[in-house]
C1' cells in the first nucleotide's frame, strides 16, 4: 500500500429490513444470626461518527476513525 473481519449496556455476546436481548456484573427486596448461595424484581444501550437507499436501518451501500488478521 492492499486484502479481510470487527466495533450493540460496566464486561462477554445474540439479533442479518418491522421500534434492541441474554448471560455475568450492579442495585432493591425474600431468605439467613450474619455472610455467600438461592429465589422475585429494577435500572442501565436511541446499536463508533457522518452520509445514503428504503414506508421503515443495529442490519444493505459509501465514506470516515478505532482495533485484529493476512499479503507485498
Nucleotide at each position: 500500500g492492499c486484502c479481510u473481519c470487527c466495533a450493540u449496556g460496566g464486561c462477554u455476546c445474540a439479533g442479518u429490513g418491522g421500534u434492541a436481548g441474554a448471560g455475568c456484573g450492579a442495585c432493591u427486596g425474600c431468605c439467613u444470626u450474619g455472610u455467600a448461595a438461592g429465589c422475585a424484581g429494577u435500572a442501565g444501550g436511541u446499536c463508533g461518527g457522518g452520509a445514503g437507499u428504503u414506508c421503515g436501518a443495529a442490519u444493505c451501500u459509501c465514506u470516515c476513525u478505532g482495533g485484529g488478521g493476512g499479503c507485498u